[in-house]
C1' cells in the first nucleotide's frame, strides 16, 4: 500500500427485493401463483460514537501532586420515593417522476409513518419574581402568602369481570420496558484557593483589559471572560519580565542515611491527534478513526472538480547503534446496543519473533594409576594437564519415539421440578425467585501423567603486569600491536600475537553508552579562606540577619494527643497457589506528608510593664607628624650681579661627552626663586585604611582615663548604596629650583634600544576637576565572652615615696613562650586556641587580571565575567641530595715563588683521516693516542687473495663395518697443505696356554654433538680504571619528628685525619684513618763463607795472593731504639701546638704495600669463564703469499739537538741492583770496527763484570761550526728456513731541518727537580729513543691564599632530582587541530506600525421565503442569504 479497530436496535417507524426451488399458463419469447421471506437491503427514530486503545509535539501552568472550598455549580445512563402519561396537528427521508455531474455526488416536483417535529389542556413540594418570620459560615436552610411560567410516546405479551360490536374483537383491564414532572443517593467533572514542584541576573525591571469599582452582556457557574463608564493602579530582588529546558505524579535505580538521577512497562492525571482556526450536536466535545475554513503533502480526474489523514492492531518505507507477526480467538474478563436469542469489540485472552531481562534445569554420577598415549614446560632428574580420559558399576532430567490427557467454565439462555405474584374463571399466560439438567475452550491434542532405549544429542566467553584473583614457553624487535588509570614492546616481553597452564563467571560472557555510589570532590547531616583556590583596598550604613537582665499575657514557631486524609500497584513482614523459584494471590504494617481537634508553655517569637551590666550621654583630666586654612622661619642646591684669582674643573673601574682664557672650578659679599624640612626621631605616636614629620595662629575630628550623675538594649553585623582611597596618568589654568620617564650624547660590550657618565622634556610643586587601581600586606573581614606566663616600650590614673624606686588598675604597641591548634612551616590573650552572630569569597592547571555583553570613565582603562580547546597534572609545607659567577672554615706543586721541559725542528712510536684486496680487533675528556703489544720478517695473525679438508687441527659417547692396524720408509704431484700409490711392520686387556674367538685402541660410514678471536661489557662472573689514601660512609638501641626523616656525625678547640679533648638526647659499634707488614736510616747479639784485612806472618812487579783472623765492612736473623718520654711557654687544668734539651733519626723520620659506603649501563664476551642469539662442505680447519710497516694531512708521547757549563782526542778514579746452562762467557789471537776464533770460569756474595757523567791534559773561539746528526751510496757483520716488501749492528762517504722555539701547557718542595750512566723483563733476532728498576752527581724557592683547578665540613637560595652538560622562556619554519574575525548570504525567534482577511460565532440594518399557533386581511415565529 492493504486489512481491521464502534456500532446495534424490526419489542420506535414507513418500504421492500433476487436467485435457487414447487406448481399453473403459455403466442414457446415468456408470464403468474406459492416458497425463498417480512429475509437481504437502504432510509426516518432512539441509544452508543466524549469510554476503551494511542503518543508526548506543547505546556515552567492551579499542568500536576498534596491539603482544602464551592451560601458560584453541572451531572445521560443507574438508584430510594412521589406524581402524570388527557387531546389534537405538521413536516421530511425512504418511495416514484424528472434533471445536472466523469466522479463525489446534487437540484427540483409529488407521495408517506413513527417513541420525528408543533400547538392546546392539566400539574407538583418545580422555576422566575416580590413580601414576611426564623436560622446561618450569607447567591444556603424552614415556613407563609401574592404574582406568571413550563411537561409527556409509546411498544411488547395476556384477559374478557364491567360497556359496545357479538365465533371473538374493539374499548377497557393487567404484566413488562418505556415516556414526562419532582426528587434522593451514586458516580463522573467544572471552577476557586494555600503549600509544594527546572535553569540562566552576561535577562531588572515589567504591565493599559492592565489593577480596581458601577452597570450590562454570557456561562451550568464565580470572575475583565466579555464590553461602557470611572478611579490609577497591579507584579517585582522572598526574583517580576524574559530566555533556555521539560508532560506532572504514584513510583523506579542508587545510596547506610541524607540526598543524587530519573518518569519505559503498571496505575492516577494533563495534553495533543496532518498544522493553525472555528464552531455545530449533545448530560457532557470545541471531538483520534465528525463537520466547516485555511495551509502544507499524498492521490483520482473527463481538468470542470473531487478524496485523505495508523501518536489504534498488525503491516511498509525512511531515519538509526537498535527494537516483533499484515498470527488465533471473543471460550474467560471488561465494554456498546438490545425485552431476549444475540451483534460488535486489534480493549482483551492467547499463540509467533529477540538471551532483551529475571528464575529454574540438563549437558551426567560413582569408582578408576602404568599416575596411558598426547599436548606443554624442564635444572633432563622430571614436572604438569590428572582421576582428567580409557576401563569397569550406575541413574535417567531435558530432547527422540509411543500412549494418556486437563484446571481455566461461572453464568445467560433452554428443558424440568417447584415457590410468590398482577388482572383473571384457570393448574394455562405473563412476572420474580429456588432446585436439577443440558449446551460454551482461541490457547490445545498445550501443561501435567505413563512407559520405551540410550552417557548417548547438548559449553562457552572474557581475563592472567599492579590496581585485580590468575605464569610459563616460543615468535616479533619503539615493528606489528596493547591500552580503565600508571604504562608496555627499541633481541632474553608474566603487558603485543598463538600455545600449554591457571584463575572468574557460565547459556551465557566480554564492549560500548547511561546513572548513581565511591567523592566529605558543593560539605543540610558534613569542607573551606596567613603560606595550597579562596578576606571585598577601608569606612558610614538601607533593607535583611542576630540579639542583655525581670514579670505578665498570648500561643506563631517547638512538643504531646485525636480525627481525617496519605488511590491502588511497587517496597517490607506473615500465610497461600504454581513440582521450585521468578511470578501471582490474601492479610498487615509503612506510606517519614498536609489538614484537624485539645492540651503543655521551658526556649524563640509577639504585645504589655520594667531593670542596668551592653550602648550612648554629661562633667574633669590628658595624649598625639589626626584633618583643613593662613602666616612666617633658617640650612642647602641652583641661576643672576659684583669683587679675588688664573688653568684647569667635573666625571669613572678607568675614560670621554660636558663645562672652562668670552675667566669656569674655588672663594669673598648682595639677590631672585622654587622645592623640602637635617639634628631631635625611637621596633616611638597619631588615623577606619590610603596615610602623616620645621614653627606658629585659627577651624575641626577622635582616643584614653578618673570620679559622680543621666537614659533605657537604644545594640552586633551589613546583600544593594554611599564616601574616602598611594603613585602612576588625564582635563584646565597656574609654578618650575633640584631630581628625572621619554630623548640627544660619551663610555661598556659580540651587540647594549641597560646597568655607568654628561645633559634633558613631560611630571614632581599648587588650585579645581577626574581616575578607583596596588605585594591597597599582619597576604591573616568586623563584633562579644573565655583560656598559663615571663620580658620591653607609649600613655592615663590609684597607693607609695623628700626625689628616684618599688606595688597596682586601664588603654595601646613589640618579642619569647604553656596549654591548645596547624599538612607543615608556624600561631599562641594583637590566637592561625575554644564558642556564638553577621557579611566577603573558594571549588584542578592551562585557556583567563580573557572575549562577548552589560556598566563606569574625556582617554587610558575598571568592574562585572565565561566557553570552544587542551593537559594529567598545577600547587603548598617540609625531607636528602646536587648546584650556585652565596656566604664562612680548611686542604692539595691547585695558584703564587722557582727549576727544568713541551708547543717551532728532524727521527722514533701511538692515534685520527685518508687509502687499499686487507691496511684484524679493542681504547676516545681528565681516567684514549711509547695505551691492550713484557718483541708483527714466516709463526704471532684475529684481515686480505688464492689453493685444500668437511664427525674435521684438538674432545667425549653410541651404532655399523672391519684386520694386517697404529708407527715408520719410500716415490709422484704440489708453492705448500693436501691427494695419490708402493713397501715395511709391533703391541694391549679377558678366555689356564696357543691356534683361536671377544674387546680395546686405530680406521671407515653414521648419528649425538664439536669448533668459532663471530654478535650482545646496555644479559653477566672475575678483574681493572677513576673520583681519591680524599676523610668519608653506616648501623643498632633509645629519643624527636603524622611522615620523608634528624640525632648520633652538629657545636667550642684540635689534628695528615670522623685524629683526639670537652660539651651536647644521645649511648655504643661497624667499615675507612692511624697501627699492626715490607724496605731504608742508628746501635746491638748471634753467625763469618764465596764476603771482608785492623793487627801478626808468607809471598808477588801488583792485586786478601797464601797462612790466619773475623776487629771493621758487609751479608743475614733476631733485638733495641721515638713515646710528644722530659723541660718551658701557650691553650680551658684537655686535646694539642710553639720552643728546647739529649739522640744517628722528632713529632706520620723517609719509601712501599695497603684503596671505606659508592659513582661513571666507565673498560674488558680479544686473556679467562658465562647466558641468550648466529654459523656447520663454513663465521670451523690446513697450508703459501700478502697485508697489519701504506701517507697530502692533524695530534699526542719521547729520543737527539741548536753548542764553549760544550764538542773531540787523550790520561786517571768511583756504584748499585739485576741476569746466566738450548746460558752468561774470560785470557789470548785475528779485524778499523761490527765481530770472529776461542774456550778457562761459573749451576753464581766465587765466574760473566767494563760505569758514565767527574778530575786532569791537549785542542776547536761563536761559525750552520771540529755544533747537529737526518737522509742517500758503498762495503760489511750478526741472528733467523727465510731479511725484498719489512731486522738491528759495524766502517767509510754524505752532511737536511735547526741558532732556544706564537697562542697555549706540563712535571717537581730534597737526595726531590735537573743531569749521568748500568741492569732486567719479552726474545732466535730486532725495529726499545718505549717500559720497569738500580746507583752517581745534584740545585732554587714557597711572602701568602685574593685568583685558577679539584676536594672536605658548616651554613644559606632552588621552579634542579638523568641532579647546571639541570631546567626553562618567546620569535620563527613546516603539518595538524580547535576557537574566533571577514564583503557578503541565508534561516529562525520575539516585537511594534498599517493594509488585506477564510470558516465560525453575536449583533444590527434593509430586502427574499415560509407547513404547524392565532387568524378576515395580516400578524407573531422560523429560514436561507
Nucleotide at each position: 500500500a492493504u486489512g481491521c479497530a464502534a456500532g446495534u436496535c424490526g419489542a420506535a417507524c414507513g418500504g421492500g427485493a433476487a436467485a435457487c426451488g414447487u406448481u399453473c399458463c403459455u403466442u414457446c419469447g415468456g408470464g403468474a401463483a406459492c416458497c425463498g421471506a417480512g429475509u437481504a437491503c437502504a432510509g426516518u427514530g432512539g441509544c452508543g460514537c466524549a469510554c476503551g486503545g494511542g503518543u508526548g509535539a506543547g505546556u515552567a501552568a492551579c499542568a500536576c501532586g498534596u491539603a482544602g472550598g464551592u451560601g458560584a455549580c453541572c451531572u445521560a445512563c443507574c438508584u430510594a420515593u412521589c406524581g402524570c402519561u388527557g387531546g389534537g396537528g405538521a413536516a421530511c427521508a425512504a418511495c416514484c417522476c424528472c434533471g445536472g455531474g466523469a466522479a463525489a455526488c446534487c437540484g427540483g416536483a409529488g407521495c408517506u409513518a413513527a417513541u420525528u417535529c408543533c400547538g392546546c389542556a392539566u400539574a407538583c413540594g418545580c422555576u422566575u419574581u416580590c413580601c414576611a418570620a426564623c436560622u446561618c459560615g450569607c447567591g444556603g436552610g424552614u415556613u407563609g402568602g401574592a404574582a406568571a411560567g413550563g411537561a409527556a410516546a409509546g411498544a411488547u405479551g395476556g384477559c374478557c369481570u364491567c360497556u359496545u360490536c357479538a365465533u371473538g374483537a374493539a374499548a377497557g383491564c393487567u404484566a413488562u420496558c418505556g415516556g414526562c414532572g419532582a426528587a434522593u443517593g451514586a458516580u463522573g467533572g467544572g471552577c476557586c484557593u494555600g503549600c509544594g514542584c527546572g535553569u540562566c541576573a552576561u535577562u531588572a525591571g515589567c504591565u493599559u483589559g492592565u489593577u480596581g469599582g458601577u452597570g450590562a452582556g454570557g456561562u451550568a457557574a464565580c470572575g475583565g471572560c466579555u464590553c461602557a463608564c470611572c478611579a490609577a493602579g497591579g507584579c517585582u530582588g522572598c526574583g517580576a519580565u524574559g530566555a533556555c529546558u521539560a508532560g506532572c505524579u504514584g513510583g523506579u535505580c542508587u545510596g547506610a542515611g541524607a540526598g543524587g538521577a530519573u518518569g519505559a512497562u503498571c496505575a492516577g492525571c494533563c495534553a495533543c491527534a496532518c498544522u493553525g482556526g472555528c464552531a455545530c450536536u449533545g448530560g457532557a466535545a470545541c471531538a483520534c478513526g465528525g463537520g466547516c475554513c485555511a495551509g502544507a503533502c499524498u492521490c483520482c480526474u473527463a481538468c470542470g472538480g473531487g478524496a485523505g489523514g495508523c501518536a489504534g492492531c498488525a503491516g511498509u518505507g525512511g531515519g538509526g547503534a537498535a527494537u516483533a507477526u499484515u498470527g488465533c480467538g471473543c471460550a474467560a474478563u471488561g465494554g456498546g446496543c438490545g425485552a431476549a436469542a444475540g451483534c460488535c469489540u486489534g480493549a482483551c485472552g492467547c499463540a509467533g519473533c529477540a538471551a532483551c531481562g529475571c528464575c529454574g534445569c540438563g549437558u551426567g554420577a560413582g569408582u578408576g594409576a602404568c599416575g596411558a598415549a598426547g599436548g606443554c614446560c624442564u635444572u633432563c632428574g622430571g614436572g604438569u594437564c590428572g582421576u582428567a580420559a580409557a576401563g569397569c558399576u550406575c541413574u535417567g532430567u531435558c530432547g527422540a519415539g509411543a500412549g494418556g490427557g486437563a484446571c481455566g467454565a461461572a453464568a445467560c439462555a433452554c428443558c424440568g421440578g417447584u415457590g410468590g405474584g398482577a388482572a383473571c374463571a384457570a393448574u394455562a399466560c405473563c412476572u420474580c425467585g429456588c432446585c436439577g439438567g443440558u449446551u460454551u475452550g482461541a490457547c490445545g491434542g498445550u501443561a501435567c501423567c505413563u512407559c520405551c532405549a540410550a552417557a548417548g544429542g547438548a559449553a562457552g566467553c572474557a581475563c592472567c603486569g599492579g590496581c585485580u584473583a590468575a605464569c610459563u614457553c616460543c615468535g616479533u624487535g619503539c615493528c606489528a600491536g596493547c591500552a580503565g588509570c600508571c604504562g608496555c614492546g627499541g633481541u632474553a616481553a608474566u603487558a603485543c600475537g598463538u600455545a600449554g597452564g591457571g584463575g572468574g563467571c557460565a547459556a551465557a560472557c566480554g564492549u560500548u553508552g547511561c546513572u548513581c555510589g565511591g567523592a566529605a570532590u558543593u560539605a543540610c547531616u558534613g569542607g573551606g579562606c596567613g603560606u595550597a583556590a579562596a578576606g571585598g583596598g577601608u569606612g558610614c550604613g538601607c533593607a535583611g540577619g542576630u540579639g542583655g537582665c525581670u514579670g505578665a499575657g498570648a500561643a506563631a514557631g517547638u512538643c504531646g494527643u485525636u480525627g481525617a486524609u496519605g488511590a491502588a500497584a511497587u517496597c517490607c513482614c506473615g500465610g497461600g497457589g504454581c513440582u521450585u523459584a521468578c511470578c501471582c494471590c490474601c492479610g498487615g504494617a509503612a506510606c517519614u506528608g498536609u489538614c484537624u481537634u485539645c492540651g503543655a508553655u521551658a526556649c524563640u517569637u509577639c504585645u504589655c510593664a520594667g531593670c542596668u551590666u551592653g550602648a550612648g550621654g554629661a562633667u574633669a583630666g590628658u595624649c598625639g607628624a589626626g584633618g583643613a586654612g593662613a602666616a612666617c622661619g633658617g640650612a642647602a642646591u641652583u641661576c643672576c650681579c659684583g669683587g679675588u684669582g688664573g688653568a684647569g674643573c667635573g666625571g669613572u673601574g678607568a675614560a670621554a661627552u660636558g663645562c672652562g682664557u668670552a675667566g669656569a672650578u674655588a672663594u669673598c659679599g648682595g639677590g631672585a626663586g622654587g622645592a623640602a624640612c637635617a639634628c631631635c626621631a625611637g621596633a616611638g605616636g597619631c588615623g577606619a585604611a590610603g596615610g602623616c614629620g620645621g614653627u606658629u595662629c585659627u577651624c575641626u575630628a577622635g582616643g584614653c582615663u578618673g570620679a559622680u550623675c543621666c537614659u533605657g538594649a537604644c545594640a552586633c553585623u551589613g546583600a544593594g548604596g554611599u564616601a574616602c582611597g598611594a603613585a602612576a596618568g588625564c582635563u584646565a589654568g597656574g609654578g618650575g629650583a633640584g631630581c628625572g620617564a621619554a630623548c640627544g650624547g660619551g663610555a661598556u660590550u659580540a651587540g647594549a634600544u641597560a646597568c655607568c657618565c654628561c645633559g634633558g622634556u613631560a611630571g614632581u610643586c599648587c588650585u579645581a576637576g577626574c581616575u578607583g587601581u596596588a605585594a591597597a600586606c599582619g597576604a591573616u573581614g568586623g563584633g562579644c565572652a573565655c583560656u598559663a606566663g615571663a620580658u620591653g616600650u607609649u600613655u592615663c590614673c590609684g597607693c607609695g615615696u623628700c626625689u628616684c624606686a618599688g606595688c597596682g588598675g586601664g588603654a595601646g604597641u613589640g618579642u619569647c613562650g604553656a596549654a591548645g591548634u596547624u599538612a607543615a612551616c608556624g600561631c599562641g590573650a594583637u590566637a592561625a586556641g575554644u564558642g556564638c552572630c553577621c557579611c566577603g569569597c573558594c571549588u584542578g592547571g592551562g585557556g583567563a587580571u580573557u572575549a562577548c555583553g552589560g556598566u563606569c570613565g574625556c582617554a587610558a582603562g575598571g568592574c562585572u565575567g565565561a566557553a570552544a580547546c587542551u593537559c594529567a597534572a598545577a600547587g603548598g609545607a617540609a625531607u636528602u641530595g646536587a648546584c650556585g659567577g652565596g656566604g664562612g672554615c680548611c686542604c692539595g706543586c691547585a695558584c703564587a715563588a722557582g727549576c727544568g721541559g713541551u708547543g717551532g725542528a728532524g727521527c722514533a712510536u701511538g692515534u685520527g683521516g685518508u687509502u687499499u684486496a686487507a691496511u684484524u680487533c679493542g681504547a676516545c675528556g681528565c681516567a684514549a693516542c711509547g695505551c691492550g703489544a713484557a718483541g708483527a720478517a714466516c709463526c704471532u695473525u684475529a684481515c686480505c687473495u688464492g689453493g685444500g679438508c668437511u664427525u674435521g687441527a684438538a674432545c667425549u659417547g653410541c651404532u655399523g663395518g672391519g684386520u694386517u692396524u697404529a708407527g715408520c720408509u719410500u716415490c709422484c704431484u704440489g708453492a705448500a697443505a693436501g691427494g695419490g700409490a708402493a713397501g715395511u711392520g709391533a703391541a694391549c686387556c679377558u678366555g689356564c696356554u696357543u691356534g683361536c674367538a671377544g674387546g680395546a685402541g686405530a680406521c671407515c660410514a653414521g648419528c649425538a654433538g664439536a669448533g668459532g678471536u663471530g654478535c650482545u661489557g646496555c644479559a653477566u662472573g672475575g678483574c681493572u680504571g677513576u673520583c681519591g689514601u680524599c676523610a668519608g660512609c653506616u648501623c643498632g638501641u633509645g629519643u624527636c619528628g603524622u611522615g620523608a626523616g634528624a640525632u648520633g656525625u652538629u657545636g667550642g678547640g684540635u689534628u695528615a685525619a670522623g685524629u683526639c679533648c670537652c660539651g651536647c638526647a644521645a649511648c655504643g659499634a661497624g667499615c675507612g684513618c692511624a697501627a699492626c707488614c715490607c724496605u731504608u736510616g742508628c746501635c746491638u747479639u748471634u753467625a763469618g763463607u764465596u764476603g771482608c784485612c785492623a793487627g801478626c806472618g808468607a809471598g808477588u812487579c801488583a792485586u786478601g795472593u797464601c797462612g790466619g783472623g773475623u776487629a771493621c765492612u758487609c751479608u743475614a736473623a733476631g733485638g733495641g731504639g721515638a713515646c710528644u718520654g722530659c723541660c718551658a711557654c701557650g691553650g680551658a687544668u684537655a686535646a694539642c701546638g710553639u720552643g728546647g734539651a739529649g739522640g744517628a733519626a722528632g713529632g706520620u723520620g723517609g719509601g712501599g704495600a695497603u684503596g671505606a659506603c659508592g659513582u661513571c649501563a666507565a673498560g674488558u664476551c680479544a686473556g679467562c669463564a658465562u647466558g641468550g642469539c648466529c654459523u656447520u662442505u663454513a663465521u670451523g680447519u690446513c697450508c703459501a703469499g700478502g697485508g697489519c710497516g701504506a701517507c697530502a694531512c692533524a695530534c699526542g708521547u719521547g729520543c737527539u739537538a741548536c753548542a764553549a757549563u760544550g764538542g773531540g782526542c787523550g790520561g786517571c778514579a768511583c756504584a748499585a741492583a739485576g741476569g746466566g746452562a738450548c746460558g752468561c762467557g774470560a785470557a789470548a789471537c785475528c779485524g778499523c770496527a761490527a765481530g770472529g776464533u776461542g774456550g778457562a770460569g761459573c749451576u753464581a756474595a766465587u765466574c760473566u763484570u767494563c760505569a758514565a757523567a767527574g778530575c786532569u791534559g791537549c785542542u776547536c773561539u761563536c761559525a750552520g761550526u771540529u755544533c747537529g746528526g737526518a737522509u742517500c751510496g758503498c762495503a760489511g757483520g750478526c741472528u733467523g728456513c727465510a731479511a725484498u716488501u719489512c731486522g738491528c749492528c759495524u766502517g767509510c762517504g754524505u752532511g737536511a731541518a735547526g741558532u732556544u722555539g706564537g697562542a697555549a701547557u706540563c712535571g717537581c718542595u730534597a737526595g726531590u727537580a735537573a743531569u749521568c750512566g748500568c741492569g732486567g723483563a719479552u726474545c732466535a733476532g730486532c725495529c726499545u729513543c718505549g717500559c720497569c728498576g738500580c746507583g752517581g752527581u745534584g740545585a732554587a724557592u714557597a711572602c701568602g691564599u685574593u685568583c685558577u683547578c679539584g676536594g672536605g665540613c658548616c651554613u644559606u637560595g632552588u621552579a634542579c632530582a638523568c641532579a647546571c652538560c639541570g631546567c626553562c622562556c618567546g620569535u620563527c619554519a613546516c603539518a595538524u587541530c580547535a576557537c574566533g574575525a571577514a564583503a557578503g548570504u541565508u534561516g529562525g525567534u520575539u516585537a511594534u506600525a498599517c493594509c488585506c482577511g477564510a470558516a465560525g460565532u453575536c449583533g444590527c440594518c434593509g430586502g427574499g421565503c415560509u407547513a404547524a399557533c392565532c387568524u378576515u386581511u395580516g400578524g407573531a415565529g422560523g429560514c436561507a442569504g